[in-house]
Context: one part of a larger RNA
RNA sequence: UUGGGCCUCAACGGAGCCUUAUCCAGAUACUUAAGUGGGAUGUGAAAUACCUGGGCUUAACUUGGGUGCUGCAUUCCAAACUGGGUGUCUAGAGUGUUGGAGAGGAAAGUGGAAUUCCUAGUGUAGCGGUGAAAUGCGUAGAGAUUAGGAAGAACACCAGUGGCGAAGGCGACUUUCUGGACAAUAACUGACGCUGAGGCUCGAAAGCGUGGGGAGCAAACAGGAUUAGAUACCCUGGUAGUCCACGCCGUAAACGAUGGGUACUAGGUGUAGGGGGUAUCGACUCCCCCUGUGCCGCCGUUAACACAAUAAGUACCCCGCCUGGGGAGUACGGUCGCAAGAUUAAAACUC
Numbered sequence: 001u002u003g004g005g006c007c008u009c010a011a012c013g014g015a016g017c018c019u020u021a022u023c024c025a026g027a028u029a030c031u032u033a034a035g036u037g038g039g040a041u042g043u044g045a046a047a048u049a050c051c052u053g054g055g056c057u058u059a060a061c062u063u064g065g066g067u068g069c070u071g072c073a074u075u076c077c078a079a080a081c082u083g084g085g086u087g088u089c090u091a092g093a094g095u096g097u098u099g100g101a102g103a104g105g106a107a108a109g110u111g112g113a114a115u116u117c118c119u120a121g122u123g124u125a126g127c128g129g130u131g132a133a134a135u136g137c138g139u140a141g142a143g144a145u146u147a148g149g150a151a152g153a154a155c156a157c158c159a160g161u162g163g164c165g166a167a168g169g170c171g172a173c174u175u176u177c178u179g180g181a182c183a184a185u186a187a188c189u190g191a192c193g194c195u196g197a198g199g200c201u202c203g204a205a206a207g208c209g210u211g212g213g214g215a216g217c218a219a220a221c222a223g224g225a226u227u228a229g230a231u232a233c234c235c236u237g238g239u240a241g242u243c244c245a246c247g248c249c250g251u252a253a254a255c256g257a258u259g260g261g262u263a264c265u266a267g268g269u270g271u272a273g274g275g276g277g278u279a280u281c282g283a284c285u286c287c288c289c290c291u292g293u294g295c296c297g298c299c300g301u302u303a304a305c306a307c308a309a310u311a312a313g314u315a316c317c318c319c320g321c322c323u324g325g326g327g328a329g330u331a332c333g334g335u336c337g338c339a340a341g342a343u344u345a346a347a348a349c350u351c
Stems, first nucleotide, its partner, number of pairs: 003323004008304001014202004024193001026089007034082002036078008049067007092192001093189003096185004104178007111155001115151008126137002163170002207248006216242002221237004259318006267296011300307002324351003333344004
């Protein structure tokens, strides 16, 4: 490379995008003839190859004849399919209108409970902690309780295999700004689509830089225990950090361990948003449709587990990735970064 694969054995990029190149792409009519199919002509040297004869006793070898040389060029014809052109269309895609749902995002403001601390009152000997203790706090009045004040962080109940977001993720309330999805309608555009190497942007936590902030929690650290030891698990403290602003980092079991798109393929049952119908005075209740999110389950698939219209089924299009274990996601080099490091990524050797 071909092939075969990528939920769990190696393998889906963390995610998105106006996207660039690329690749693939709806219906219908006419046209063109590049691909495609067919014919003709020329060429395709000889030798070799194949078929059939001859000559060396045979064979190898050699030689006559025939076929072939799958190709290229020119020209003519066909027009189903692919490509190009022109016109028309609306089922894909998008816009409009109406409507409701939502922890989607950003900024500003507000609130109550709890915690800790401070001040004052009451009050007296313990508190705290554990398997049991001790370190620790407390007669300089703790803990408990009442009142007042301050600070920072997080938002109980509602809360739900509920909702929203591309992913990371998002949960008190109000206001402002703002993105997307969905349902109904069918007014408009008329294939404007899908995917996407590279690129750009976003990207938990930890970490880094500068400046703030610091209640609680808590790496490091100190002490007390436990233990043979205990650089731990348990306890008392406690600094970075956790929070905010701006700038970096760019990784995670970034997981559904399942890339994206389109179409098709039994059902049943929950739930969220929207709509239609039937009956009725009146639909939460009965029936149906769309979108999302769960469970169960045929066909089919699978090594099995399991998946099963939210496919791991049946097909097509595009991208990424894998190719025995270790060495190794390492070395070297490049790129990026303040650093930590990230990314790209081997070989010797060994089994």
Predicted 3D model of a 351-nucleotide part of an RNA (small-subunit ribosomal RNA, central domain) from an uncultured bacterium. The RNAcentral record of the full RNA draws on ENA, Greengenes and SILVA. Rfam family: Bacterial small subunit ribosomal RNA. Its family is annotated with structural constituent of ribosome and ribosome in the Gene Ontology.